[in-house]
RNA sequence: ACCCCCGUAGCCAAAUGGUAAGGCAACGGACUCUGACUCCGUCAUUUUAUGGUUCAAAUCCAUACGGGGGUG
Numbered sequence: 001a002c003c004c005c006c007g008u009a010g011c012c013a014a015a016u017g018g019u020a021a022g023g024c025a026a027c028g029g030a031c032u033c034u035g036a037c038u039c040c041g042u043c044a045u046u047u048u049a050u051g052g053u054u055c056a057a058a059u060c061c062a063u064a065c066g067g068g069g070g071u072g
Stems, first nucleotide, its partner, number of pairs: 001071007010024003018055001026042005048064005
């Protein structure tokens, strides 16, 4: 330089056009003499950014930015 893939919570990760699951962590509570374990609850107004398509976009399109891989 060129080609491909990816970008969703503090971390991992699903959703494949119809308004965002789950796990870990964190926080509050129950339990306990205390802690651990276990159980209950809370945790994305903004899915990297901007613009476009659409009645409707995390999802499709364009560009930028960031990460990974390949070729030379």
RNAcentral holds the sequence, with entries from ENA. This is a predicted structure of a 72-nucleotide RNA (transfer RNA) from a Eubacteriales bacterium. The organism belongs to Eubacteriales, within Bacteria. It matches the Rfam family "tRNA". The family's RNA type in Rfam is transfer RNA.